Context: one part of a larger RNA
């Protein structure tokens, strides 16, 4: 831009798409079957694979500066503490949130109408014929169902509510479990949106400074300390200024 007055919000659903699998054990039954050797259909139960969707409560990964040891160097500031640097974490141990598979959930149900073929009856054609009439079956296949999109389905649909100086929307700020960018989605002082702060989970693993014990190296207490990204609750301390479109009842 259309959808013939603007607008939010829920919807039908013509149509398109997604899936759609296998395998083995039990039982039926050592029956049918077959002289033995073997060894079934059908019908039911249970397990597993491989794909395919969605999720992180546990479990594994990762988590580039969270939090601990450590070597060399060089610096503040001798000592001690701490920064820089070691091939985009120097190496080592752990590891929150997030994301994640190796990890947990859940899926392939069924019904109808066919195909090849397989039949009942049964004529033309006094026999015989699955077909002419009538009638019964039969597939990973079609159709429907199951899940997703779906009214540009220009056939443009259907409800319910609001609005005539609005009704709602856009930018704009602060933002996110949402994201390449744009979209989305929450907030915007009438306020928990982000940072701070304080608490708390959670992580590391007992700081530093003192002090004791030792010739020392080092231990021991203060001290389950100290630090601490993303996590939860609580707090207006900080930042969310404000501009704009849209309107006269719809040929």
């Nucleotide at each position: 831009c259309g959808u013939u007055a603007g607008a939010g919000c829920a919807u039908u659903g013509a149509g398109a798409g997604u899936a759609g699998c296998c395998u083995u054990u039990c039982a039926u039954a050592g029956u049918a079957c077959g002289a033995g050797a073997g060894g079934a259909c059908c019908u039911g139960a249970a397990a597993g694979g491989a794909c395919a969707u969605g999720c992180c409560a546990a479990u594994u990964g990762u988590g580039u500066a969270c939090c601990a040891g450590u070597u060399c160097u060089c610096a503040u500031u001798c000592c001690a503490a701490u920064g820089g640097g070691a091939a985009a974490c120097g190496c080592u141990g752990g590891g929150u949130a997030g994301c994640u598979a190796c990890g947990c959930a859940u899926g392939g149900a069924u019904a109808g109408a066919u195909a090849a073929c397989u039949g009942c009856u049964g004529a033309a054609a006094g026999c015989a014929u699955c077909u002419a009439a009538g009638u019964a079956g039969g597939a990973a296949g079609c159709u429907a169902a199951a899940c997703u999109c779906a009214a540009g389905a220009u056939g443009a649909g259907u409800g319910c509510u609001c609005u005539c100086u609005a009704a709602g929307g856009c930018c704009g700020c602060g933002g996110c479990u949402a994201g390449a960018c744009a979209a989305g989605c929450c907030g915007u002082u009438a306020u928990a949106u982000a940072g701070g702060u304080a608490u708390c989970a959670g992580g590391u693993g007992u700081a530093c400074a003192g002090u004791c014990a030792g010739c020392a190296a080092u231990g021991g207490c203060u001290u389950u300390a100290g630090c601490c990204g993303a996590g939860a609750u609580a707090u207006a301390c900080u930042a969310a200024a404000g501009g704009c479109c849209g309107u006269u009842u719809g040929a």
About this RNA
Predicted 3D model of a 251-nucleotide part of an RNA (large-subunit ribosomal RNA, domain VI) from Chlamydomonas sphaeroides. The RNAcentral record of the full RNA draws on ENA and SILVA. NCBI's taxonomy places the organism under Eukaryota, Viridiplantae, core chlorophytes, Chlamydomonadales, Chlamydomonas.